[in-house]
Predicted 3D model of a 349-nucleotide part of an RNA (small-subunit ribosomal RNA, central domain) from a metagenome.
Context: one part of a larger RNA
RNA sequence: CUGGGCGUAAAGCGCGCGUAGGCGGUUGCGUAAGUUGGAGGUGAAAUCCCCGGGCUCAACCUGGGCAUUGCCUUCAAAACUGCGCAGCUAGAGUAUUGGAGAGGAAGGUAGAAUUCCAGGUGUAGCGGUGAAAUGCGUAGAGAUCUGGAGGAAUACCGAUGGCGAAGGCAGCCUUCUGGCCAAAUACUGACGCUGAGGUGCGAAAGCAUGGGGAGCAAACAGGAUUAGAUACCCUCGUAGUCCAUGCCGUAAACGAUGUCAACUAGGUGUUGGGGAACUUGAUUCCUUAGUGCCGCAGCUAACGCAUUAAGUUGACCGCCUGGGGAGUACGGUCGCAAGACUAAAACUC
Numbered sequence: 001c002u003g004g005g006c007g008u009a010a011a012g013c014g015c016g017c018g019u020a021g022g023c024g025g026u027u028g029c030g031u032a033a034g035u036u037g038g039a040g041g042u043g044a045a046a047u048c049c050c051c052g053g054g055c056u057c058a059a060c061c062u063g064g065g066c067a068u069u070g071c072c073u074u075c076a077a078a079a080c081u082g083c084g085c086a087g088c089u090a091g092a093g094u095a096u097u098g099g100a101g102a103g104g105a106a107g108g109u110a111g112a113a114u115u116c117c118a119g120g121u122g123u124a125g126c127g128g129u130g131a132a133a134u135g136c137g138u139a140g141a142g143a144u145c146u147g148g149a150g151g152a153a154u155a156c157c158g159a160u161g162g163c164g165a166a167g168g169c170a171g172c173c174u175u176c177u178g179g180c181c182a183a184a185u186a187c188u189g190a191c192g193c194u195g196a197g198g199u200g201c202g203a204a205a206g207c208a209u210g211g212g213g214a215g216c217a218a219a220c221a222g223g224a225u226u227a228g229a230u231a232c233c234c235u236c237g238u239a240g241u242c243c244a245u246g247c248c249g250u251a252a253a254c255g256a257u258g259u260c261a262a263c264u265a266g267g268u269g270u271u272g273g274g275g276a277a278c279u280u281g282a283u284u285c286c287u288u289a290g291u292g293c294c295g296c297a298g299c300u301a302a303c304g305c306a307u308u309a310a311g312u313u314g315a316c317c318g319c320c321u322g323g324g325g326a327g328u329a330c331g332g333u334c335g336c337a338a339g340a341c342u343a344a345a346a347c348u349c
Stems, first nucleotide, its partner, number of pairs: 004320003007303002012317001014201004021194003025088007033081002035077008049065006091191001092188005097182003103177007110154001115149007125136002162169002206247006215241002221235003258316006266294012278281001298305002322349003331342004
């Protein structure tokens, strides 16, 4: 390299967009680059192989042939691929009419609760635990009522639900804005799929600057527990958590399952749309786009998957090749740093 693989054994990039490249619907005509056939030239000799000959045989030598799977020229074919032209509408897209949605960004606003502050009532405890103690409280706590401040998050609805490419998204209102679905028509006419590099997005934590800081809470401190207890439990508590702007670019970023397309028994629930029927209902049936469960064929080492495939196929990309050393060293690129990405070997079993 061929071959074999990637749900759980090693292996799907965290997710999009997209350049080159690869691949590409349907009809006709043309062309002849790929493709196919014929002919010619060349493919040195020796070697290999085949048929002979010569050394008594053989090795060896020697004559002839084949082969040399290739390249070039030429003639021809036109199914397939390519190219050119002209069409088509089943892929893709546009318009029209509706629809659902925690999709995104900005601004505003509401109520409950915690904490704190001020005041009233009121008195000796409160808090916490397995039990305690640290802690708070006669300088009046806790409880309760009134008023105020401030930050963060939005109970119920709520779902086995919805939306988003993924990360993710949840009170309510307004503005701006992306995508999706359905039903009919009309239009464009292959405009498509994938995608090395590239580029954008990307939880939490972390970093920079400036704000903010109620609750929670790494670190720290104290109290317990214990043989010890740098823990689990308790009382405090700072970064942080929140906002703005910029960085970081990683996660069990998981469905541990790349994207797109086609085909292949069913049953049942649910969400969004459309249609039909009648007995007009908490109805039934059909259809379409999601989202669950069960299950046949098939697949699988098994578990299981099973029209949302891990079935049967095609296109393109990524990745794997025994364990450890190691996702490490070195080098390079990126980063303020933390570090990220790329990525070995010796040695060892």

RNAcentral holds the full RNA, with entries from SILVA.